Context: one part of a larger RNA
RNA sequence: CGUUAGAAAUUUGCGUGGUUCUGAUUCUAGUACGAGAGGACCGAUUUGGACAAACCUCUGGUUUAUCUGUUGUUUUGCUAUGGGCAUUGCAGAGUAGCUACGUUUGGAUGGGAUAAGUGCUGAAAGCAUAUAAGCACGAAACCCGCCACAAGAUUAGAUUUCUUAUAAGGGUCGUGGGAGACUACCACGUUGAUAGGCUAUAGGUGUAAUUGCAGUAAUGUAUUAAGCCGAGUAGUACUAAUUACCCGUAAG
Repeated sequence: CGUUAGAAAUUUGCGUGGUUCUGAUUCUAGUACGAGAGGACCGAUUUGGACAAACCUCUGGUUUAUCUGUUGUUUUGCUAUGGGCAUUGCAGAGUAGCUACGUUUGGAUGGGAUAAGUGCUGAAAGCAUAUAAGCACGAAACCCGCCACAAGAUUAGAUUUCUUAUAAGGGUCGUGGGAGACUACCACGUUGAUAGGCUAUAGGUGUAAUUGCAGUAAUGUAUUAAGCCGAGUAGUACUAAUUACCCGUAAG
C1' cells in the first nucleotide's frame, strides 16, 4: 500500500515445512520342522542406542553489584571496624537466570490408493487362463493422519462484536517484562501492584559489630543459628507511572 466505511477479537485451511530410525531380552516354545545337530514364522512383552523437542523438580556446571576466610599495600587522625588497588588479588561456598553430564516426552496406532507379488469369478479360444468386462489382497516408498506456520490463498475467505461521530479504536509519552540488536510483542498507567522501596518469607553464607569473661599474649568463649544478602514468592501506594497531544471521521 492492497484486501473497497473504519475498527477489536476469534477462526477456516489453499499451501509450506518438520517427523518418518533401529538393536537386544523374555513369553509363545526348546513348540512347528528335523534322524540328529539344530531351530522358527505369526503374535505379545520388557529394556536400550542414536536423533529431536521442551524444561530446571532432582544431579552437576556457571553464577565479576551475594556471604565468608585470607596475603601485600594504602586509607577512614590512632586502636578497632570498614573502604580502595593487586586477573573478581587469591581461596571456600552459592539463590534466581542460563545450561547438560540432568529430567520429561516423541517416532506410534489407524485410514486411502498402489509396486513387485498373490488371488476370485471369467470369456475371447465349449478346455485352460488373476484380465479382456468385473472383484479382492499386498511395502519403511506415495496421499492422509501427528507437530509447527499459514488469507499478499490479489481466488486477499469466514464468524462475533463496536462506531455513525472532535466516533469506535489506535499511537505518542511514562513504569516495566520470563519479550528484545533497533523495531516488534506482552503487562500496567491512580477505577493502579507495572517497576523501585518497605515488611514478611524461601534460599545463600556461616555465628557480625559492641560489650562481658578467661588468658601475659596470639586467641578462645557468651550475648548469637548471629549478622549480612542480586535476581525468587506474597503483601503493602511510601516513590515513579502527571497533565496533555496526535492519527482516525467514506458513503447514505

Model confidence (mean pLDDT): 87 of 100. Predicted 3D model of a 252-nucleotide part of an RNA (large-subunit ribosomal RNA, domain VI) from Stylophora pistillata.